Background
This is a predicted structure of a 351-nucleotide part of an RNA (small-subunit ribosomal RNA, central domain) from a metagenome. The RNAcentral record of the full RNA draws on SILVA. Model confidence (mean pLDDT): 85 of 100.

[in-house]
Context: one part of a larger RNA
RNA sequence: CUGGGCGUAAAGCGCGCGUAGGCGGUUUGUUAAGUCGGAUGUGAAAGCCCCGGGCUCAACCUGGGAACUGCAUUCGAUACUGGCAGGCUAGAGUAUGGUAGAGGGAAGUGGAAUUCCGGGUGUAGCGGUGAAAUGCGUAGAUAUCCGGAGGAACAUCAGUGGCGAAGGCGGCUUCCUGGACCAAUACUGACGCUGAGGUGCGAAAGCGUGGGGAGCAAAACAGGAUUAGAUACCCUGGUAGUCCACGCCGUAAACGAUGAGAACUAGACGUUGGGUUCAUUUAAGGGCUUAGUGUCGCAGCUAACGCGCGAAGUUCUCCGCCUGGGGAGUACGGCCGCAAGGUUAAAACUC
Numbered sequence: 001c002u003g004g005g006c007g008u009a010a011a012g013c014g015c016g017c018g019u020a021g022g023c024g025g026u027u028u029g030u031u032a033a034g035u036c037g038g039a040u041g042u043g044a045a046a047g048c049c050c051c052g053g054g055c056u057c058a059a060c061c062u063g064g065g066a067a068c069u070g071c072a073u074u075c076g077a078u079a080c081u082g083g084c085a086g087g088c089u090a091g092a093g094u095a096u097g098g099u100a101g102a103g104g105g106a107a108g109u110g111g112a113a114u115u116c117c118g119g120g121u122g123u124a125g126c127g128g129u130g131a132a133a134u135g136c137g138u139a140g141a142u143a144u145c146c147g148g149a150g151g152a153a154c155a156u157c158a159g160u161g162g163c164g165a166a167g168g169c170g171g172c173u174u175c176c177u178g179g180a181c182c183a184a185u186a187c188u189g190a191c192g193c194u195g196a197g198g199u200g201c202g203a204a205a206g207c208g209u210g211g212g213g214a215g216c217a218a219a220a221c222a223g224g225a226u227u228a229g230a231u232a233c234c235c236u237g238g239u240a241g242u243c244c245a246c247g248c249c250g251u252a253a254a255c256g257a258u259g260a261g262a263a264c265u266a267g268a269c270g271u272u273g274g275g276u277u278c279a280u281u282u283a284a285g286g287g288c289u290u291a292g293u294g295u296c297g298c299a300g301c302u303a304a305c306g307c308g309c310g311a312a313g314u315u316c317u318c319c320g321c322c323u324g325g326g327g328a329g330u331a332c333g334g335c336c337g338c339a340a341g342g343u344u345a346a347a348a349c350u351c
Base pairs, nucleotide, nucleotide: 004322005321006320007305008304012319014201015200016199017198021194022193023192025088026087027086028085029084030083031082033081034080035077036076037075038074039073040072041071042070049065050064051063052062053061054060091191092188093187094186095185096184097182098181099180103177104176105175106174107173108172109171110154115149116148117147118146119145120144121143125136126135162169163168206248207247208246209245210244211243215242216241221237222236223235224234259318260317261316262315263314264313267296268295269294270293271292272291273290274289275288276287277286278285300307301306324351325350326349333344334343335342336341
């Protein structure tokens, strides 16, 4: 390079926004760059191929032809692609009116519970385990009642429920703010899709500075057990941490292990948001439709498992990635980082 692939065998970037590039709805006219056809020139000879000739044949030599799939110029064709000009509304977007929502940020606030502190009642245990012990307790614990402090998390509602691009988001109220969906019209008129680089976001842990610290035990650490030992599993404690602000880090089984967008292709049953219609006194309900989210399943696909209108089916466009196992996501170098490390990424050797 040509292929074949990427749910689980190697392989979808963690997720957006977006530059270049690639690709791009419908129609009219024009152009003739791509595309197609003709002509002319050129495409050395030798060689290859075809038809002949010469060495007794052949190799070899030799004549002619074809070919040289190309390039240039020129004359044409105009369906498709491109360019230019104009139009359209089915893609995309805007406006109007509604709807649902743990979407995001900030401020305020509430109750339950744990712990601690003060006080009351009360007395010998509490706690913990397989059993114990360390530990706590007559300086009055555990239990129970009242009051106070402080931090963190929000039971029930709660739901293969909802929202978000992903990470993720859950008490309540207010303010600021992003997106989605639905219905009917009006408007713009292809404004679109993807996206190398780039840029932003990105769980937990970790790092820096300053605060905070109730619970957790969750590193480390100390003690008690267990055990042959026990640097563990169990128990009693317990510091970083977990929380807040600002700044870093940039990873994950960041998973649907399934890139994004578009079109097409049987059904059945749930559920969430909207619209509409039928029936009903209302409520519950039925049908149709639309956007999600689930279960099963036809065709088809698949190595099988399974997927099956939210495809892993049938197609198109664009990007990313894979190419036997180990060595190795390592070394070296570059870039990034305070560090931890991240990212890019080999080879020898070996099976």